The part of an RNA shown here (large-subunit ribosomal RNA, half B) has 1211 nucleotides and comes from Bremerella cremea. Its Rfam family is "Bacterial large subunit ribosomal RNA". The coordinates come from a structure-prediction model, not an experiment, and the mean pLDDT is 85.
[in-house]
Context: one part of a larger RNA
RNA sequence: CGGUGGUUAAGGAACUCUGCAAAAUGACCCCGUAAGUUCGCGAUAAGGGGUGCCCCUGAUGGUUAACGCUGUUGGGGGCCACAGAAAAUCGGCUCUGGCAACUGUUUAUCAAAAACACAGGACCCUGCCAACUCGCAAGAGGAUGUAUAGGGUCUGACGCCUGCCCGGUGCCGGUAGGUUAAGGAAGCGGGUGCAAGCUCUCGACCGAAGCCCCGGUAAACGGCGGCCGUAACUAUGACGGUCCUAAGGUAGCGAAGUUCCUUGUCGGGUAAGUUCCGACCUGCAUGAAAGGCGUAAUGACUGGAGCACUGUCUCAACCACCGACCCGGUGAAAUUGUAGUCGUGGUGAAGAUGCCACGUUCCCGCAGUUAGACGGAAAGACCCCGUGAACCUUUACUGUAGGCUGAUAUUGGUCUGAGAUAUGUUUUGUGUAGGAUAGGUGGGAGGCUUUGAAGUCGGCACGCCAGUGUCGAUGGAGCCAUCCUUGAAAUACCACCCUGAAUAUGUUUUAGCUCUAACCUAGAAUUUCUGUGAAUCCAGACUAGGAACAGUGUCAGUUGGGCAGUUUGACUGGGGCGGUCUCCUCCCAAAGAGUAACGGAGGAGUGCAAAGGUACCCUCAGCCUGGUUGGUCAUCAGGCAUAGAGCGCAAUGGUAGAAGGGUGCUUAACUGUGAGACCCAUAGGUCGAACAGAUACGAAAGUAGGUCAUAGUGAUCCGGUAGUCCCGAAUGGAAGGGCUAUCGCUCAUCAGAUAAAAGGUACUCCGGGGAUAACAGGCUUAUCGCAUCCGAGCGUCCAUAGCGGCGAUGCGGUUUGGCACCUCGAUGUCGGCUCAUCACAUCCUGGGGGUGAAGAAGCUCCCAAGGGUUCGGCUGUUCGCCGAUUAAAGUGGUACGUGAGCUGGGUUCAGACCGUCGUGAGACAGGUCGGUCCCUAUCUGCUGUGGGCGUACGAAACUUGAGGAGAUUCUUCUUUAGUACGAGAGGAUUUGGAAGGACGUUCCUCUGGUGUCCCAGUUGUCAUGCCCGUGGCACGGCUGGAUAGCUAUGAACGGAAAGGAUAAACGCUGAAAGCAUCUAAGCGUGAAGCCCGCUCCAAGAUUAGGUUUCGUAAGUAUUUAUACGAGAGUCCCCUGGAAGACGACCAGGUUGAUAGGCCAGAUGUGUAAGCUCAGCAAUGAGUUCAGCUAACUGGUACUAACGGACGAAUG
Repeated sequence: CGGUGGUUAAGGAACUCUGCAAAAUGACCCCGUAAGUUCGCGAUAAGGGGUGCCCCUGAUGGUUAACGCUGUUGGGGGCCACAGAAAAUCGGCUCUGGCAACUGUUUAUCAAAAACACAGGACCCUGCCAACUCGCAAGAGGAUGUAUAGGGUCUGACGCCUGCCCGGUGCCGGUAGGUUAAGGAAGCGGGUGCAAGCUCUCGACCGAAGCCCCGGUAAACGGCGGCCGUAACUAUGACGGUCCUAAGGUAGCGAAGUUCCUUGUCGGGUAAGUUCCGACCUGCAUGAAAGGCGUAAUGACUGGAGCACUGUCUCAACCACCGACCCGGUGAAAUUGUAGUCGUGGUGAAGAUGCCACGUUCCCGCAGUUAGACGGAAAGACCCCGUGAACCUUUACUGUAGGCUGAUAUUGGUCUGAGAUAUGUUUUGUGUAGGAUAGGUGGGAGGCUUUGAAGUCGGCACGCCAGUGUCGAUGGAGCCAUCCUUGAAAUACCACCCUGAAUAUGUUUUAGCUCUAACCUAGAAUUUCUGUGAAUCCAGACUAGGAACAGUGUCAGUUGGGCAGUUUGACUGGGGCGGUCUCCUCCCAAAGAGUAACGGAGGAGUGCAAAGGUACCCUCAGCCUGGUUGGUCAUCAGGCAUAGAGCGCAAUGGUAGAAGGGUGCUUAACUGUGAGACCCAUAGGUCGAACAGAUACGAAAGUAGGUCAUAGUGAUCCGGUAGUCCCGAAUGGAAGGGCUAUCGCUCAUCAGAUAAAAGGUACUCCGGGGAUAACAGGCUUAUCGCAUCCGAGCGUCCAUAGCGGCGAUGCGGUUUGGCACCUCGAUGUCGGCUCAUCACAUCCUGGGGGUGAAGAAGCUCCCAAGGGUUCGGCUGUUCGCCGAUUAAAGUGGUACGUGAGCUGGGUUCAGACCGUCGUGAGACAGGUCGGUCCCUAUCUGCUGUGGGCGUACGAAACUUGAGGAGAUUCUUCUUUAGUACGAGAGGAUUUGGAAGGACGUUCCUCUGGUGUCCCAGUUGUCAUGCCCGUGGCACGGCUGGAUAGCUAUGAACGGAAAGGAUAAACGCUGAAAGCAUCUAAGCGUGAAGCCCGCUCCAAGAUUAGGUUUCGUAAGUAUUUAUACGAGAGUCCCCUGGAAGACGACCAGGUUGAUAGGCCAGAUGUGUAAGCUCAGCAAUGAGUUCAGCUAACUGGUACUAACGGACGAAUG
């Protein structure tokens, strides 16, 4: 010093994030219990009273033959104590919120909760070989269940309720149309070939689900507005207007676990309330089964308040035990470059034991303490990076299990309906005109008719409503064409064809009913049969049902985070967000070229058939003057005008002797090449005379391979088109390829990873980085703080009592920043507690100057760092606000001092809730509840305490003081004095005296505390055989007191005075400067500050000081140089101590009171035991202020202090 316990004066939560912890409560009986309520609760509510022992006396049980034994429960009386549940066991309570109804469950090992579950509610699916789940399948669960059943999702008892929106997404339903695969398929085309054929390509049409489309559905995913105006004060807005929407938030609740601003405002509670409760409504960003609002009971949940109680605190003290410490025994660990391991200032990879300078320091331990060794531990978990990883999500990309659907195989028959197609037959055809319903073309002059014409009646079909066709009956001999009209054309008749229709046959598609023989299912519960003795199993038979469906195989379409593999850029004064990424022009760019930045400014991703070529011609902008409308500005004339214009577009360079403007003719906006140069890593870009061909313009010389120049862009692969002398898998062809030309990229992350790619991680992981952020340090000082200068103005007057515009100059290194220099193989982060230390730009106290200073109180400036600088309410707070004081309640630094000192409320892991954002996983300097703080100290430092050696002989004492440390305070009252001053109100300087607060030192007489056995009381139980007495255990069992010691809250004392030198300031004399001047020479006054004075340490003050006193070679033995022994004194050792961790220190060691014992006393307790007496007894009285009594005082050798060493003068 710590741990675990005990006690505590006065106060009683003032402690603190929080009454954390502790204390208190506690048993049984009786009395008595509120609001609320789901009537069960709440409730042991709360709050009171009683309890021992003895005697007497009732009632009532059990048992017994009885005596008795043993229970329960009354009444009366008595006895003792501080205390009768005497010990131990053993709820603190109340009021008011939030959340969750409840009992339960959960992160084994930091979260027990408001999270999960739950009964109840709702929706969706599922008809049984159920849905759903597991499985490749067989099969199994569901279930030996059957919609009052099973599965899934959401909500979460109960009460009152649950609004609007179907536009988006999802789900369900619908099918006319559109789109749509495999497959089917008429046919076109290509290659080859004499052909047949073979082959390639395309392909009308048929062809499902899905999607489009049309509806429904929100207790499906989800969503639920804005602006303007308006009432007879103002304010507000029932009301009106307007825009948008799928619809605009209803009831309820509301600064909330949701409210940023915000500590909203008001009220309550408190002396004081960022919390709490009640309201308000301005809801950043409430809201109705991701349920809304209430709610009794419940809760190791989470807020607020009170009562009780207390060492939580003011403010600490004492005691016990266990550690620590000492001795004996045994005996680890992390760590460790080597260590002969100081301080301060500086330097330095920017915070030094090790470098530089100065200072300090004899050598070595032990006990302590943690400020440092950027201490130990863990290759930082934050941050960034990696073409790292892993999980998770989704409307990222690409796949895929599975689902749905079609085709086909297994797979067969009949019928009916519908469609397509081929062939045959029959038939239909109305513009106007016209006798009238003229399809087209061709032939054609006659055709039909008893094998029954015209006409009449009836039925059917078509229909333009006029008629046409056909059938049946009747009828019994004619009807029509040519001709007329009309027109393109006459059915009188024949043939072929078109359009539509009907019908027959063949082929084919499709829908439906049906059949049975494939295939499937069933035949236990009143047993179908057999194998087979059993079997609810298996196989077959039989029977029943279903049935070419289903199921299964293959192919195809669609769906498909269910699952899988991956992607998800870089630059960046950290990263993210933002911005940027290629090309052109200018500045930066430092007079060759080139040259960076998230430096400063702008542009491009083309245009033009003329805005190209050529030949010829012309000269602009602007201004002045004149002139019809006409004006500052139109066109016209004259003049001035080197360019101030124009050149498609940015800028720069260029340009009038044109590159600008105009006109004519035109296509060189050509083909094949290209000496030589420039830029230049590569790739690539640029200029280019000249040659050949063909051409335009020009008389010609000539010019022309686009444009005044510099932007107007994209490698390779892959593929298309055109051409072509090329290759052509035996040959000939073909397919395909090559070559030339050309086309397809905002491949814009523009030297282009792929044809094809987004997110989350706080559940995280790995590798790295102080190459890079957050803390701290460093540099800087924009910002910040402080000061100075100037003096416009304010101040009645007056710049400067006090202020001070616009400006200027510094200092500081406390703010917010900038930079990214140490540290990422770890420098722990806010606040509090504890303990401080320094600066001074001073809050108080001290000394002064000025004052717009009468006094008092102030304001301002100068000097001054000695001392001091409060307690509470709220909040995690620093800060701040508030209450009450005070002389004052200072500002800053110290790793925003201090976590190997404490705490852990906040922030900042994992759980959970709300709001908001996000489709989602999830996210939020938004809120909220919960949530592991390790280290035995080696070195330095610091606090103590020893040993060694030195201090030139050895000792014992007493000292000096170089140096160092400490202390250093303030207030009130009173006297001077109600004086000076002042009209008054008020009210001093100064001097003396007294008291007090805080702080400090010492002490224990007093007041108290403690006092582990000093005394007494007492409960339970055990022992001593029993009684009596006594002892053990139960926190010393509990309770009441208490000596010594130790202690504070108790007692005493302290700060001073005086002196010296000074600061600001005030003076004397006094020049420089005949004056003036506190100064230059000289001399004074002057502060809590400095030096002394006061207290303590101190000669290792290696400079080791001084003084006094004491001491020494005597003896004995011998081999005469040795031994023993003496010696001032000291040590070991022993007895001890109000001294002490151990050493040390102090007292003492027989010539002795050192300790123990003993004797006496003091003190404390409070009247012992035994005996006697009284009482029925408990018990009381007497003997007896007794008995006992630690550490205290005095005395007394009874016991123990025995014994053993060291030790100085001849260098």